This is a predicted structure of a 1413-nucleotide RNA (small-subunit ribosomal RNA) from an uncultured organism.
The RNAcentral record of the sequence draws on Greengenes.
Its mean pLDDT, the model's own confidence on a scale to 100, is 82.
RNA sequence: GCCUAACACAUGCAAGUCGGACGGUAACAGGAAAAAGCUUGCUUUUUUGCUGACGAGUGGCGCACGGGUGCGUAACGCGUAUACAAUCUGCCCCUUACAGGGGGAUAGCCUCUGGAAACGGAGAUUAAUAUCCCAUGGCAUACGAUUCCGGCAUCGGAUUCGUAUUAAAGUUUCGGCGGUAAGGGAUGAGUAUGCGUCCUAUUAGCUAGAUGGUGCGGUAACGGCGCACCAUGGCUACGAUAGGUAGGGGCCCUGAGAGGGGGAUCCCCCACACUGGUACUGAGACACGGACCAGACUCCUACGGGAGGCAGCAGUGAGGAAUAUUGGACAAUGGGCGGAAGCCUGAUCCAGCCAUGCCGCGUGCAGGAAGACUGCCCUAUGGGUUGUAAACUGCUUUUGUAAGGGAAGGACCCCCCCUACGUGCUAGGGGGCUGACGGUACCGUAAGAAUAAGCAUCGGCUAACUCCGUGCCAGCAGCCGCGGUAAUACGGAGGAUGCAAGCGUUAUCCGGAAUCAUUGGGUUUAAAGGGUCCGUAGGUUGAUCGGUCAGUCAGAGGUGAAAUCCUGCAGCUCAACUGUAGAACUGCCUUUGAUACUGCCGUUCUUGAAUCGUUGUGAAGUGGUUAGAAUAUGUAGUGUAGCGGUGAAAUGCAUAGAUAUUACAUAGAAUACCGAUUGCGAAGGCAGAUCACUAACGACGUAUUGACACUGAUGGACGAAAGCGUGGGGAGCGAACGGGAUUAGAUACCCCGGUAGUCCACGCCGUAAACGAUGGUCACUAGCUGUUCGGAUUUCGGUCUGAGUGGCUAAGCGAAAGUGAUAAGUGACCCACCUGGGGAGUACGUUCGCAAGAAUGAAACUCAAAGGAAUUGACGGGGGUCCGCACAAGCGGUGGAGCAUGUGGUUUAAUUCGAUGAUACGCGAGGAACCUUACCAGGGCUUAAAUGCAGUACGACAGGUCUGGAGACAGACUUUUCUUCGGACGGACUGCAAGGUGCUGCAUGGUUGUCGUCAGCUCGUGCCGUGAGGUGUCAGGUUAAGUCCUAUAACGAGCGCAACCCCUGUUGUUAGUUGCCAGCAUGUAAAGAUGGGAACUCUAGCAAGACUGCCGGUGCAAACCGCGAGGAAGGUGGGGAUGACGUCAAAUCAUCACGGCCCUUACGUCCUGGGCUACACACGUGCUACAAUGGUAGGUACAGAGAGCAGCCACUGCGCGAGCAGGAGCGAAUCUACAAAGCCUAUCACAGUUCGGAUCGGAGUCUGCAACUCGACUCCGUGAAGCUGGAAUCGCUAGUAAUCGCACAUCAGCCAUGGUGCGGUGAAUACGUUCCCGGGCCUUGUACACACCGCCCGUCAAGCCAUGGAAGCUGGGAGUGCCUGAAGUCCGUCACCGCAAGGAGCGGCCUAGGGUA
Repeated sequence: GCCUAACACAUGCAAGUCGGACGGUAACAGGAAAAAGCUUGCUUUUUUGCUGACGAGUGGCGCACGGGUGCGUAACGCGUAUACAAUCUGCCCCUUACAGGGGGAUAGCCUCUGGAAACGGAGAUUAAUAUCCCAUGGCAUACGAUUCCGGCAUCGGAUUCGUAUUAAAGUUUCGGCGGUAAGGGAUGAGUAUGCGUCCUAUUAGCUAGAUGGUGCGGUAACGGCGCACCAUGGCUACGAUAGGUAGGGGCCCUGAGAGGGGGAUCCCCCACACUGGUACUGAGACACGGACCAGACUCCUACGGGAGGCAGCAGUGAGGAAUAUUGGACAAUGGGCGGAAGCCUGAUCCAGCCAUGCCGCGUGCAGGAAGACUGCCCUAUGGGUUGUAAACUGCUUUUGUAAGGGAAGGACCCCCCCUACGUGCUAGGGGGCUGACGGUACCGUAAGAAUAAGCAUCGGCUAACUCCGUGCCAGCAGCCGCGGUAAUACGGAGGAUGCAAGCGUUAUCCGGAAUCAUUGGGUUUAAAGGGUCCGUAGGUUGAUCGGUCAGUCAGAGGUGAAAUCCUGCAGCUCAACUGUAGAACUGCCUUUGAUACUGCCGUUCUUGAAUCGUUGUGAAGUGGUUAGAAUAUGUAGUGUAGCGGUGAAAUGCAUAGAUAUUACAUAGAAUACCGAUUGCGAAGGCAGAUCACUAACGACGUAUUGACACUGAUGGACGAAAGCGUGGGGAGCGAACGGGAUUAGAUACCCCGGUAGUCCACGCCGUAAACGAUGGUCACUAGCUGUUCGGAUUUCGGUCUGAGUGGCUAAGCGAAAGUGAUAAGUGACCCACCUGGGGAGUACGUUCGCAAGAAUGAAACUCAAAGGAAUUGACGGGGGUCCGCACAAGCGGUGGAGCAUGUGGUUUAAUUCGAUGAUACGCGAGGAACCUUACCAGGGCUUAAAUGCAGUACGACAGGUCUGGAGACAGACUUUUCUUCGGACGGACUGCAAGGUGCUGCAUGGUUGUCGUCAGCUCGUGCCGUGAGGUGUCAGGUUAAGUCCUAUAACGAGCGCAACCCCUGUUGUUAGUUGCCAGCAUGUAAAGAUGGGAACUCUAGCAAGACUGCCGGUGCAAACCGCGAGGAAGGUGGGGAUGACGUCAAAUCAUCACGGCCCUUACGUCCUGGGCUACACACGUGCUACAAUGGUAGGUACAGAGAGCAGCCACUGCGCGAGCAGGAGCGAAUCUACAAAGCCUAUCACAGUUCGGAUCGGAGUCUGCAACUCGACUCCGUGAAGCUGGAAUCGCUAGUAAUCGCACAUCAGCCAUGGUGCGGUGAAUACGUUCCCGGGCCUUGUACACACCGCCCGUCAAGCCAUGGAAGCUGGGAGUGCCUGAAGUCCGUCACCGCAAGGAGCGGCCUAGGGUA
């Protein structure tokens, strides 16, 4: 231990008792009498209330306690403190007095009788402590009068007299127990009052018995409690009324406390008893187990009529996530009745069920390392872990089991005995009897580790980690979050951690939350200052003296129930639990005192405030008068073809004369210059001049009043623009609208027109980013510098001062930005407002408004954020500045043609794979016919190749020849080891192992591209900032440069820049072969060919040289400028190598390496053939051209750098040629290669050509096993497109572009027009930085941070969730009017009953309920 259904209840029990009140006698027992049977003292029958007792009945007391529940109730219901001089109180205690006489009934019983029953009806008869009458009464009650005392008031108490009214009961064992009247006490009850007691104002007005008075009635008692009459009151912003919710308190949980939440158990109070109403009886009820009526429901019925109320204890059904036994006993405690025994008692005491909570105990303790074996798990394969755990040895026995003993609670009542006296069942003592729990607690005995461990968690918060499985799936999750192939986060396992007979989850409450802030918060920008002022209530309020003592403080008294909490002690073996004592209960009331402060009352004061006077100020307001410029329009003149407008135009206006210009006239609106961080006003706002009226503000005054003040809910007034109503007015401007442009569109921006409106008068609206996003008032707290209007003083320079209005700044404040005497500082007072974002300033309701709309102002639902300030980046069709073949200025190309090559696509058995903006696409590939080769088809192998170990068998195998086959391979034949006998060698087989260009570049290393050879990227210390971070690195110059200088809270340093390195340009020196040859010789047709030379060129080593060093100018310097000097070279001389921190999850697992995964008679490997070379197409990169600056033919000149032995190949011969056949030289400064463009001459005359060469046919050469798919080259023939290329786009700034050839790597050959190098010839242009692209620095904005390829808004489609509205339909609750109206009290009546009291009957008032609106 029913939190839900105060939902419905079967069955049993929960309130009876008294014979010592009574008549009696149905049952039981006993006695007596009679009769019968006989066994002669027993049985049976009958009679008898005679006795014990006692069914039913009369009567008394009890049933109003105890027990249950929390529906209702926001209330004097509860709590607390008072009052009753406005009250009652059975049983109990004390005191006083009394109890005389009489009467008639009635139940029961008996007879008859109705009804199914419940329940009755009639007649006869009877008793009482039932009931009635008479008597006796007062310290009773009522009325009238008398005297005295008391009280806060109404009044109260006492005394005396008179009148009126009312009492009683018996029983007895004679002791008592009862009865009546009165007074007092105690207990219980009733009533009244102060204070306290939930939410909603989207509830603001409520109230007719309502508020009061008089009178009467009623009650135990006061009272509108009720009634009649009279008056019109009463409550309310300090929250009435209404709606919602709820029993209240002691206490309980939480919290440091203040608070917040709750109202289980236990105790007190209240309310209720199926729902609603009503009274009766009684001391007490409007009564849980009483009555009547109405209603709903259930049950019985013979259909006529009846019965019932578990929110008592058990129990049942239902509801629900959920809550127990139809147990034992009155032994104890308590209650009722009784004199008592005793009876009754689901109160209570016990037992049963539930780990629901709290507390205690156990499941063993000690030793035991070879850290045992096995198992599970992990592993780096060594081991680790489980783990002193186990085994084993020793010990103990709580608990459990078995068999014994066995309580306290408990000794009252009653019986017996004794003692005392007051002699009684009065008190005390002793003995006996009495236990549901219960053979329970407890005690000792026996055996034996025997009988006993789970749950959650292990990413962080938070103690505890690994493996496997899974692969954004399955799932986890309190928050952050985890899971997309290496998950300590999911699932499992091993291990660990925490708690433990429990452990986790869920729900609720408090805490943390200073996150509703009294303690203890805020409002410039985060949510939050009302648009402004006036002012009511309220709150707050200057100085002085006196009074009072309400607040405040102190003392005392009363109360604050017990239990609870706390402390001491004690009892259950301990504890929980319990007992006892103390403290506490922070509160309320009464009383005595104190008087500083606050309040209240009074006196005085002048500094706050106001008034008056003087003097000033201003775009302050209202109303009138008036001025000029401009614009438009009209008329007239002059005048002619356009005007106007725009980025450019068009619509528009104009030959019917515009625009322009001149003159005159008219109209409305606004006031240039002055004019300004100027002035004024409460704010909105206010601007030509002037007049009238009104208000404000400042200064001064030995003036006046004397705190008259501040703020201000509700309220009132004012309140830009737009808008509305009525009537005017209307020049310009100008929503809507029309037209023209722009555009993809353009309901826009631009242009041409143009209505409402803008203006005036009157009346509404009442809002704005109504902003200083900063409420008002007062006081205080460093400075500097402007300005407006005054005053004082002045040596006329200024100085001081008042009120405003600005800038900068100190302290302080602030999250920072900032603010800083005009505070956002320090204090005081008052008001307004805020409490995450969205929903939403929306809906509903209400108020206001003509309307538009305004004011007030939610919730459901949804998200985990929304937001502020600042920081670093990135970005901007932001700004500044600088650079770059970035643009511009030039030259030449691409894009058009044909071909080559790469890619996409398509195709295919396969067209292997990778690279995809810049930064893929003549890229990997620096060379695919086979091979390469990774792809496909087919045929084979199970180890082709490598390595090592172990084992087995062998002396083979291998080699050679032949056959089959496309080949791989298969088959056949042949030959056949060494040895010191230990073995070596060789292959074969087996196992381990290999192999994979299979996947993942998003697991990686390494390498690379790009930004970008851009000038940046950082660090130490210091300083600044709460911090992110900043400073340094910024600023002024300068540079190619973060290069340098100056300045400087920075001073230094590192990686980058530059320099150091290589090539090239000049010179010197050294050396002099294979290179060179000036001079001297030799020599040739010619030639460094030769002797020789070492000068020159060259080769390749070492040096020198260039540094803004010098001059002039500019500049502080750095540095820059100069057709400056000198110099081969001049301002990094030219070129190369060199690539900071980092970015792109950039590229590569197919160079290589490597983690993980996957395949293992295949995704490995071998072979043949094919493919990578396909072809409607698209793109990139190139070559050749389109020609005369050219083609062709002939002649002729000049390089550099490389390469070469399976090579380069002179020379000779042959071939038209590619080549072939011979054959010197050279492993190379020695040999090998005609450089071409160029120059000279000739020809071609502008054509698809003597341009161009594709394509195709034929014939060949070379390489190579092999040239079909699929090689290059040669010759003959053929002779396509193409006549300089649209939009667009690329490269290049000097030995560059353009153009011309040469060489090399790869390589048998070559699809090379590619790549890498080399030299020859050799320009044009750059005003400049506006624009395009990219980049650097500074600055600015940002809602971006995956960083603009960002972020993000709205509609629409489908489904779902929640909410608002909605013609209407429907249920519940509450209120009111009318009708009807049971029971019942009260009143009236009463011909019936009764002697009477009284009753039945009839009528009336009120009312529950019902009907209706």